The prediction has a mean pLDDT of 82. c-di-GMP-I riboswitch aptamer from Piscibacillus halophilus, 85 nucleotides, folded computationally. Of the family's consensus pairs, 95% are formed in the model. It was read from a public genome assembly, where an Rfam model found it.

RNA sequence: GCAGUUUAAAGGCAAACCUUUUGAAAAAAAGGGACGCAAAGCGAGUGGUCUAAGGGAUUGAACCUAAGACAGCACAGCUGCCUCA
Numbered sequence: 001g002c003a004g005u006u007u008a009a010a011g012g013c014a015a016a017c018c019u020u021u022u023g024a025a026a027a028a029a030a031g032g033g034a035c036g037c038a039a040a041g042c043g044a045g046u047g048g049u050c051u052a053a054g055g056g057a058u059u060g061a062a063c064c065u066a067a068g069a070c071a072g073c074a075c076a077g078c079u080g081c082c083u084c085a
Base pairs, nucleotide, nucleotide: 012037013036017032018031019030020029021028022027035072041078042077045075046074047073048070049069050068054065055064056063
């Protein structure tokens, strides 16, 4: 110096819920707030999940449909802080 195991330190993010705004909805943004997270950083590549305005079906509803949404659902990809004995 590198690797493994692993422990600390400095920090980081922010669930539910509340207020306001956007949206047909799912949900998102801002503020407050912390359930938790070693990638709970980035981005819709694959799968999965949610919604159904519009479209289709229906006597009419329930029903079907994503080009809408979820990265704190999983995998994959890219990037990142530190390392007691």